[in-house]
Context: one part of a larger RNA
Molecule: large-subunit ribosomal RNA, domain IV
Organism: Schizostauron trachyderma
C1' cells in the first nucleotide's frame, strides 16, 4: 500500500453524468390507508402500536370411561434486562412526466430496452386437384382443414377517433379503340429451267392476329402527398373578410421549443439562495399529425427524466479495528 469486511464525533448528498456504492426498512397481530380507476384494484398504500419470562383464570378443536392429557388462543396480573420479530431469515417510501397496455422474448460472450411478441383491429389472396410454400420431377406441407378455414401485409389491450388527395408508381377491371410478334393466306416483282400449259429459287404490297404496353375506370387501415404572394377593421397590433398564381389535394380532429424546436438555456408561472434540468401554460410546428396510426389512459415496468422524506463515510476529511496478500527471513 492494495482487497474483503467491520465502526465512526458534527453535518446528511454539500460527492456525483447520476444517491453509483453503501445505510434505511424489512417477521407476526392490532388499528389504519388517498388521489385516480377498466371498479378487479391502486394497497403491506402512507402512517401508527404491540411482541420476553412467570402466574392465575377462560375458551375453542381433538384424545381419553374417568382422572386428566396436547394443541390453539383470550384476558388480567407478576416480573427482569441498555436491548424481548434479541441470532439468522428478511420490503426503504412518497409525488410528477415520457414510452410501451399487461405475463412474455431478445444481440450465448460490452447492448433487456422505448427493440421484438402479443390479445384486439383492418386490408388482400384462398370454393378445395384452394391459395401459399418446398422440389428439376414424382411427390409433400397445407389437411385427413372447407371461407366463423388457410396464406401474407400492416397496425398493436381497453377507451374517443382515424380528415382531405387516385395527379404519379403500384393492384384490379373493361373490353370499344390504337399498336403489335411467330405463324397462316398472298397480288406483284426478280432470277433460272424449259418445246408448251409451266416448275423452282428468293423479295414480298397486302389480308388475319395473342398477352403485354398505351386507353378507360376503380382502390390510399396500397405505395405514398397534404402551397405561395398580396390587400383589409374607429391609436396601434393582429385579420374573421377578399384578390391573385400553382396543385391530384393543400394539414382536419388532436398533440405540440415534444423520445421530433435550428435559432433556444424561446417567452410566462412553479419548483431552489442561485436550475442549460423538471412540471404546467402560450403557439413564432428550421421539419407533429390521424392503423408509416392521433389524442388520452386504471394497473403493469431490473426501462428513461425530475422532486420530496427517511436514511447514510458518497462527501466535508478521512480515521480505527479484523483477516488476506503485499515486505523481511527461512
Nucleotide at each position: 500500500u492494495u482487497g474483503u469486511g467491520u465502526u465512526g464525533a458534527a453535518g446528511g448528498a454539500a460527492c456525483u453524468c447520476g444517491g453509483c456504492a453503501a445505510a434505511u426498512u424489512g417477521a407476526c397481530u392490532c388499528c389504519g390507508u388517498a388521489a385516480c380507476u377498466u371498479c378487479g384494484g391502486a394497497a403491506u398504500a402512507a402512517g401508527g402500536a404491540g411482541u420476553g419470562a412467570c402466574u392465575u383464570a377462560g375458551a375453542a378443536a381433538g384424545g381419553g370411561u374417568a382422572a386428566c392429557c396436547u394443541u390453539u388462543u383470550u384476558a388480567a396480573g407478576u416480573u427482569g434486562u441498555c436491548a424481548c420479530a434479541g441470532a439468522a431469515u428478511c420490503g426503504g417510501g412518497g409525488a410528477c412526466a415520457g414510452c410501451g397496455a399487461c405475463u412474455g422474448u431478445u444481440u450465448a460472450u460490452c447492448a433487456a430496452a422505448a427493440a421484438c411478441a402479443c390479445a384486439g383491429g383492418u386490408c388482400u389472396c384462398u370454393g378445395c386437384u384452394a391459395a401459399u410454400u418446398u422440389g428439376u420431377a414424382a411427390a409433400a406441407a397445407g389437411a385427413u382443414g372447407u371461407a366463423u378455414u388457410g396464406a401474407g401485409g400492416c397496425u398493436g389491450a381497453c377507451g374517443c377517433c382515424u380528415g382531405c388527395c387516385c395527379a404519379g408508381u403500384g393492384c384490379u377491371g373493361c373490353a370499344a379503340g390504337a399498336u403489335u410478334a411467330a405463324a397462316g393466306a398472298a397480288a406483284a416483282a426478280a432470277g433460272u429451267c424449259a418445246u408448251c400449259u409451266g416448275g423452282c429459287u428468293u423479295u414480298g404490297a397486302u389480308c388475319c392476329u395473342a398477352a403485354c404496353c398505351c386507353c378507360c375506370a376503380g382502390u390510399a387501415a396500397a405505395c405514398g402527398g397534404c402551397g405561395g404572394c398580396u390587400g383589409u377593421a374607429a391609436c396601434u397590433c393582429u385579420g374573421a373578410c377578399g384578390g391573385u398564381c400553382c396543385u391530384a389535394a393543400g394539414g382536419u380532429a388532436g398533440c405540440g421549443a415534444a423520445a421530433u424546436u435550428c435559432c433556444u438555456u424561446g417567452g410566462c408561472a412553479u419548483u431552489u439562495a442561485a436550475u442549460u434540468g423538471g412540471u404546467g401554460u402560450c403557439c413564432u410546428g428550421c421539419a407533429u399529425g390521424a392503423a408509416u396510426g392521433g389524442c388520452a389512459u386504471a394497473a403493469c415496468g431490473a426501462c428513461u427524466g425530475u422532486c420530496c422524506c427517511a436514511c447514510u463515510g458518497u462527501c466535508u476529511c478521512c480515521a480505527g479495528c479484523a483477516c488476506a496478500a503485499a515486505c523481511u527471513c527461512a